[in-house]
Context: one part of a larger RNA
Formats: sequence, structure tokens, C1' cells
RNA sequence: GAAUGAACGUUGGCGGCGUGGAUUAGGCAUGCAAGUCGCACGAGAAGUCUUUUUUUGCUUGCAUUAGAAGACGGACAGUGGCGAAAGGGAGAGUAACGCGUGGAUCACCUACCCUCAGAUCCGGGAUAGUGUCGGGAAACUGGCAGUAAUACCGGAUAAUGUCUCCGGACUAAAGGUGAGAUUCCGUCUGAGGAUGGGUCCGCGUCCUAUUAGCUUGUUGGUGGGGUAAUGGCCUACCAAGGCUUAGAUGGGUACCGGGUGUGAGAGCAUGGCCCGGCUCACUGGGACUGAGACACUGCCCAGACACCUACGGGUGGCUGCAGUCGAGAAUCUUCGGCAAUGGACGAAAGUCUGACCGAGCAAUGCCGCGUGCGGGAUGAAGGCCUUCGGGUUGUAAACCGCUGUCAGAGAGGCGGAAAUGCUAUGGGGUUCUCUCUAUAGUUUGACCUAUUCUCAGAGGAAGUGCGGGCUAAGUUCGUGCCAGCAGCCGCGGUAAUACGAACUGCACAAACGUUAUUC
Repeated sequence: GAAUGAACGUUGGCGGCGUGGAUUAGGCAUGCAAGUCGCACGAGAAGUCUUUUUUUGCUUGCAUUAGAAGACGGACAGUGGCGAAAGGGAGAGUAACGCGUGGAUCACCUACCCUCAGAUCCGGGAUAGUGUCGGGAAACUGGCAGUAAUACCGGAUAAUGUCUCCGGACUAAAGGUGAGAUUCCGUCUGAGGAUGGGUCCGCGUCCUAUUAGCUUGUUGGUGGGGUAAUGGCCUACCAAGGCUUAGAUGGGUACCGGGUGUGAGAGCAUGGCCCGGCUCACUGGGACUGAGACACUGCCCAGACACCUACGGGUGGCUGCAGUCGAGAAUCUUCGGCAAUGGACGAAAGUCUGACCGAGCAAUGCCGCGUGCGGGAUGAAGGCCUUCGGGUUGUAAACCGCUGUCAGAGAGGCGGAAAUGCUAUGGGGUUCUCUCUAUAGUUUGACCUAUUCUCAGAGGAAGUGCGGGCUAAGUUCGUGCCAGCAGCCGCGGUAAUACGAACUGCACAAACGUUAUUC
């Protein structure tokens, strides 16, 4: 000099864009953060409509009361499907094929999506919900009856699939919408693609020898098991190997990279925000489901902690968004909205979305703007200094003229919105309930506002540090090795340009200094 996720002191006008729990991976009240589908299924509340009967009123065909039937509708739940493995957070662990980079997989998997080929036949028994009788303070739970499905099961069919002794053997499915489906939406099988992942290898990846030896599933082989898949991954037997001063083993520290800071570069330091990967989810262990997890807001066991209890027993997990306590020098609102982008589900309308988009708080950073402009000398007054003549503050002020940025008040206003859906019209796709496309109309803004005009009026807006040298800028008074200053050299013991104050000057400026850290 440059830099920072900074903190502290003094001061503080506006805006844009960023950033904001670095310490206790310490504990957490409360609310929200993952649902959705009635075009899979049974049952079905409120409500709406139609028909019909009925009550009452009168204008005698309308209003109204109650009931029945039918249609629509689809609340609270339940079965079933898909999602919940994404998105969001954190960096505890990890010195490792974890990451980076380049390869390998004849050793592998891949839901949804795309392309192609084929199939979608015949049956069955249950079980939630529900009803009823109970148990329990609650969480929850037992018996009996009984019902549905795209839930479950059996049979058929069977290759382009799997196994194979090459003879053969084995292996599937579900329907929905609709008046009407081989055509729309689904379901099953196979092949290919796409995407995402698993596994393996070469090279690179901090300090320590005041750590020198380490290893028995250890190193290799054979058989077997296991996995989607290779492999001591596991197991039985056999052999006795394997690693190491080019640092094994142990100890310490640490997520890694793209990057970031600095520097002429080489390098050194660093990994916050953003992006990619990894790991973790109260602590430890385990599997289940599934295409995918050994699963942050799933399950089971153990532990610590906290809460409820009728003492028998139960419940919980903010390293999601806000918020709270604690510790700390130190880090924000218990805000608005799904309008946009993206995601889940759905045929769609749409629902959900603390992802996200926005607003709020903080000079925490960077950048921009303003706090006026011109004239104005008898060089006013006041302050300070003085050789008492004057000098300086200083064109500074007053005063005169002007402007109107920003802030304030009022009025307009482009844009972030293009879609989806619906309606109408035209054209194309053999068929179609479907779909593509064009035009027109209609619909959607949480939040923000560019910019323009009008009003008034210099009005509302300057500080901080320093002045001995380094280092730009000095005088007086006070103090008297005291009080104090200080980055280094050093100042202060009676004339201190170094302490304190005043005046004045210098530097930077909505900031200026100090501290900490890096180069």
C1' cells in the first nucleotide's frame, strides 16, 4: 500500500447492488417448511339443480314448508398410486480413491421421459373404511359382523427375455374416461436411447522421526456364500506372505475443488457468499420399504436430555424459515406472496411449495449523488496572535442576485405478463371422446417503480484523525520526569511546534480513526 463474513470509538443526508451466527455440530417455547390425485376404489357431509307429492299465502301460476326419487357436487377420514432419496441447512467427522484430473467397467443398475416390437385373456379370496360390543387418563388398542379397487392371489398365453446337460424348462399384465376405444389416458414384456448413479485404476493433495518398524482376514490361491456388480466383501481349507527412510505405522491439524486476497511475476495465504463434489442430521447401532435411502421434518433398539401422566404408561429431536436462551468483541423480521422462475401431484382446472421472488433491519462492503452557485471589502463584529504599527480567521459572513439535484407534498405513468384455461373462427393430422397450429376476445402483480409534470423554498443534510522526524500541516497558554503521549526514534525535571486546551493549518470525507488477521 492492498484486502476482510470483521469488531470497537466518534460522527452520520439519500439511493443502487451485494453481504450478515466465523464462538457452543450448545439447549430450544410457538407458527409454518411435502404433498397431491374423485379420470384407480368403497362409503359419503354441507350445498346446487331437475321431477313429483304435500303445507301455507294470494295476484291462479308464482312464492313458500316438508318428504321421496334422480343428477351434480366432493368437506373430514380411509384403501390405492406417484412424490416424500429432490429442493433447503451445516462442516462435526474425514489426510481418504474424500476431492481434483485423466481413464476403465466383457464386472454393473437406472422410477419418471423418448423410440421401436408385441401383449392387455379367464377367475378367486381377503382387508381398511363402516357398524357393533369393549379396554385405556392419554398415546393407542382387542373381539364380532361386513364391503371395494389400477390393493392381493391363482390359472392361461410365452419370446426377441432368463437358465441350459442344447433335449428343453421357466417367466406378465388393470383398468379408467366415455353413449361408443386395439385408436385417448393407463398396465405388462422385450430391445435401444437419454439422464442419473455404483465400482475400479494412474497421477496430484498439510505438519511431525522428540513417532521406525507395522500387519493375522493380515498378503495370495482354491471351493462356496453374498451383491445390481468386481473384490477377504464374508466363510472353510491351503500357502506365508504384504507395507516401509522415495517415510510405512502412530500423533496433530483440516471437508476438497472452481475460486478468493496479495504480488511485476514466481510464490505465499485462504476456501465466507455463489457453483460442482463429499459427509452429517440429539449420540451410537440396525435394517424395512423402494428404481433409488440404510432415509433431516420415516421405522426399530440402546443412551443422555426435556416434556405430559389418573404413576399403569406415553411423547419429542430447528446443522429448514423466522424466533428464544446461553456463551461471545460480534452477526437481522416470530414480515408479504405463489405474480415470476423452478419442483411434486393431477387429463386439466388447480392444490402444495419459509425452494424462490420480494419487502424489513444493520454505513457491514463497493459504487453513485447531495449538503448549494455567482457577486460581495470600510477587509464588519467576535476569536486568536502581536514587535501594539498591525496580522490572521477571510469572500468566509452579513448583504444582493440565481438555481432546484436529493429529501418533502401532490398528480400522472412504461415495465417486470408471457402463458395456461375458456369462447369463437380458419387450416392440418385416414379413424377419434384426441391433438397440432394460426387469429381474435377474455383472465392473472406479492412487491417494486424507471420516468414526467406541478408546488414551496437555501431552506432538512459534516464529520473524523492528525500537525517533532519518518509524514502533508504551528502558534499561544496551562502543566513542570507530574499529569500524560507513543507505530519506531523518543517527548515531559519552568520559555514543551511531541502532554492538556484554545486559535489556526493539513489529510480524507458520510465517513474517519483504532484493533485483529493475510500478502